[in-house]
Transfer RNA from a Dehalococcoidia bacterium, 73 nucleotides, folded computationally. NCBI's taxonomy places the organism under Bacteria, Bacillati, Chloroflexota, Dehalococcoidia. It matches the Rfam family "tRNA". It is annotated as a transfer RNA. Rfam links the family to the GO term triplet codon-amino acid adaptor activity. The sequence was found in a public genome assembly.
RNA sequence: GGGCCGUUAGCUCAGUUGGCAGAGCAGUGGCCUUUUAAGCCAACGGUCGGGGGUUCAAAUCCCUCACGGCCCA
Numbered sequence: 001g002g003g004c005c006g007u008u009a010g011c012u013c014a015g016u017u018g019g020c021a022g023a024g025c026a027g028u029g030g031c032c033u034u035u036u037a038a039g040c041c042a043a044c045g046g047u048c049g050g051g052g053g054u055u056c057a058a059a060u061c062c063c064u065c066a067c068g069g070c071c072c073a
Stems, first nucleotide, its partner, number of pairs: 001072007010025004019056001028042004049065005
């Protein structure tokens, strides 16, 4: 330098044909328990990597940039 894959909650990851952004874990509050752990319930938590475009509507499609990984040179 070229090709491919990835970037979504604090962490690990889903997200269907473009149509309300989710789960588990962690943390917080509560229940239970002699206490801790375990278990149960609830709420909280988001610039869907940045910018631009297409569309009535974009995490999803297109362009570009950044970062990470793999392969080739």